Description
The RNA shown here (transfer RNA) has 74 nucleotides and comes from a Candidatus Daviesbacteria bacterium. Its Rfam family is "tRNA". Rfam describes the family as follows. Transfer RNA (tRNA) molecules are approximately 80 nucleotides in length.

[in-house]
RNA sequence: GGGCGGAUGGCGCAAUUGGUUAGCGCAGAAAUCUUAUACAUUUCCGGUUCCUGGUUCGAGUCCAGGUCCGCCCA
Numbered sequence: 001g002g003g004c005g006g007a008u009g010g011c012g013c014a015a016u017u018g019g020u021u022a023g024c025g026c027a028g029a030a031a032u033c034u035u036a037u038a039c040a041u042u043u044c045c046g047g048u049u050c051c052u053g054g055u056u057c058g059a060g061u062c063c064a065g066g067u068c069c070g071c072c073c074a
Stems, first nucleotide, its partner, number of pairs: 001073007010026004019057001028044005050066005
């Protein structure tokens, strides 16, 4: 330098052909339970989806450019 893949709560991952509250698990908080902790159950908290534009009635998803990470080729 070229090609491919990825970036979504603190962490690990989903999200169908673009479609109307972006979900799941872990972690965290509270309550119940316990002498207390743990376990268990219930509830809650936490995201403007890597950045900047574009298309569209509507974008996590499509298009363009950029940043970072991984793999392959040279």